Model confidence (mean pLDDT): 79 of 100. Two RNAs folded together computationally: RNase P RNA and transfer RNA, 472 nucleotides in total.
[in-house]
RNA sequence: CAGGCCGACCGGAUGACCGCGGUGGUCAGUCGCCAUCGAGGAAAGUCCGCACUCCAUAGGACGAGGUGCCGGGUAAUACCCGGGUUGGGGCAACCUAACGGAAUGGGCCACAGAAACAUACCGCAUUCCUACCCUUGGUUGGAAUGUAAGGGUGAAAAGGUGGUGUAAGGGACCACCGGCGUGGGCAGUAAUGUUCACGGCCAGGUAACCCCCACCUGGAGCAAGGUCAAACAGAAGCAAUCCCAUAGGGAGGUGGUGGUCCGCCACCUGGAUCGCAAGAUCCGCAGCUUCGGGUAGACUGCAAGAGAUGCGGGGCGACUCGCAUCCCAGAGAGAUGGUCAUCGGCGCAGGGCGACCUGCGUGCACAGAAUGCGGCUUACAGGUUAGCCUGGGGA
RNA sequence: GGGCGCGUAGCUCAGCUGGUUAGAGCGCACGGUUCACAUCCGUGAGGUCGAGGGUUCGAGUCCCCCCGCGCCCACCA
Numbered sequence: 001c002a003g004g005c006c007g008a009c010c011g012g013a014u015g016a017c018c019g020c021g022g023u024g025g026u027c028a029g030u031c032g033c034c035a036u037c038g039a040g041g042a043a044a045g046u047c048c049g050c051a052c053u054c055c056a057u058a059g060g061a062c063g064a065g066g067u068g069c070c071g072g073g074u075a076a077u078a079c080c081c082g083g084g085u086u087g088g089g090g091c092a093a094c095c096u097a098a099c100g101g102a103a104u105g106g107g108c109c110a111c112a113g114a115a116a117c118a119u120a121c122c123g124c125a126u127u128c129c130u131a132c133c134c135u136u137g138g139u140u141g142g143a144a145u146g147u148a149a150g151g152g153u154g155a156a157a158a159g160g161u162g163g164u165g166u167a168a169g170g171g172a173c174c175a176c177c178g179g180c181g182u183g184g185g186c187a188g189u190a191a192u193g194u195u196c197a198c199g200g201c202c203a204g205g206u207a208a209c210c211c212c213c214a215c216c217u218g219g220a221g222c223a224a225g226g227u228c229a230a231a232c233a234g235a236a237g238c239a240a241u242c243c244c245a246u247a248g249g250g251a252g253g254u255g256g257u258g259g260u261c262c263g264c265c266a267c268c269u270g271g272a273u274c275g276c277a278a279g280a281u282c283c284g285c286a287g288c289u290u291c292g293g294g295u296a297g298a299c300u301g302c303a304a305g306a307g308a309u310g311c312g313g314g315g316c317g318a319c320u321c322g323c324a325u326c327c328c329a330g331a332g333a334g335a336u337g338g339u340c341a342u343c344g345g346c347g348c349a350g351g352g353c354g355a356c357c358u359g360c361g362u363g364c365a366c367a368g369a370a371u372g373c374g375g376c377u378u379a380c381a382g383g384u385u386a387g388c389c390u391g392g393g394g395a
Numbered sequence: 396g397g398g399c400g401c402g403u404a405g406c407u408c409a410g411c412u413g414g415u416u417a418g419a420g421c422g423c424a425c426g427g428u429u430c431a432c433a434u435c436c437g438u439g440a441g442g443u444c445g446a447g448g449g450u451u452c453g454a455g456u457c458c459c460c461c462c463g464c465g466c467c468c469a470c471c472a
Base pairs, nucleotide, nucleotide: 001391002390003389004388005387007385008384009383010382012343013342014341015340016339017338018337020038021037022036023035024034025033026032040366044377045376047375048374049373050372051371052221053220054219055218059262060261061260062259064217065216066215067214068213069083070082071081072080073079084099085098086097087096088095089094100212101211105210106209107206108205109204121151122150123147124146125145126144127143128142129141131139132138133137159177160176161175162174163173164172178202179201180199181198182197183196184195185194186193187192225300226299227298228297234291235290236289237288238287241251242250243249244248252268253267254266255265256264257263270283271282272281273280274279293471294470295469307326308325309324310323311322312321313320314319344364345362346361347360348359349358350357351356396468397467398466399465400464401463402462405421406420407419408418414452423439424438425437426436427435445461447459448458449457
């Protein structure tokens, strides 16, 4: 210098004029004036996790859902950091995918194929029967048995090579190689790595199918919830009793604990009339459901926080600790904008060997808060930069 | 703002526990029937299953992530 790999960051600047919202001051005052602040790295998707609030505590069992190599970080996570095993890509820096259990629970594996997890279609071999011939035998056809070496099918078919053995064959046996399992040594917190010995153990795939194992999860969500104001009209449905020691308790009912059961909690179990009584009739409460009615308001939650910036310490790192300084959006039909100028960027044209100059055009990436925060994912013109790799050149 | 649900032919819908080449009705085209039209009969075309990636031998179906559309949720008594 060229090409590349990885992180981090910026993502227009300045000025003038006209506007918008919040806060503070002035003011009797919400007008006006002055001062000051006013979008993002994703504010987005709502995919995870928390804070916060209500459901009395947030209980137990089953169920349901989620996560899944190991260690660490954190308020927490499915996130992040570091490490491991296996596969793929790249010369490399590095990128990328998967990873609890398939060795013994179940299911499925279409078509093809003989057989999809246990089998004999072809082939090979032996025996028997039959027919023929050139007759110690061979050939044709058939049956039985053995055989997973060979063929063929398929996404997937019984470890590989060589040998021994055999009627033919096969881990049936042997040597080496590969895998698996068991036991031990060493290194490591661990996943795991490495090594020794033993065992012929040689085992299909699928758990983003059920399942098993380990761990985690109560539900709803700021339209949660709280305070105040205004206005209105209620109606229908859902069960009515029993026992005791008569104070009350228990059984029972409604609702909540959003699936079921238990447990727990709150509320109800009242009254009138008739009747000697049994009982009958009627009205009603809590709660829930449905329909109807009214309001379309204010304040709060709601901006001092897992806060920002700087410095220092710890840690490989994610992160964390200490000190100092600062206050940094808060709307409610929803502010954060518009115009112009200069610079910058981009495009086109011309000039110049070139750095560059001149002219014209263009507002110029994705997008935009709504309780807050930490992540992930997705969108994004252009630019800056730490480190690293490969190739070339120079000293 | 928050919570749910749905995308399959031009339209309305099926598609089971993943299986071979995704079906039905209406509509459309052509042919027949008729003097002609409708009806009726027959034949046929038409689908990247909203898009992309993954799991699997194999995806409309299972998982992830985008896109589009729709529904519900205020307070008082």
It holds a member of the Rfam family "Bacterial RNase P class A". By type it is a ribozyme.